[in-house]
Molecule: transfer RNA
Organism: Clostridiales bacterium
RNA sequence: CGGGGUAUGGCUCAGUUUGGUAGAGCGCUUGGUUCGGGACCAAGAGGUCGCAUGUUCAAAUCAUGUUACCCCGA
Repeated sequence: CGGGGUAUGGCUCAGUUUGGUAGAGCGCUUGGUUCGGGACCAAGAGGUCGCAUGUUCAAAUCAUGUUACCCCGA
């Protein structure tokens, strides 16, 4: 320098195929249960999807550029 992959709550990931309300498990908070803890039950908080621009009525999803990391090649 060229090609490919990954980036989504605190953590691990799904969702992209076919654009249409951002989800799950674990964790966290509160309450119940218990003498207490754990386990269990109920409720809740927490992310505008790496960044920017564009297309569209509507973008995590499509297009272009770009950042970080990983792989291959030169």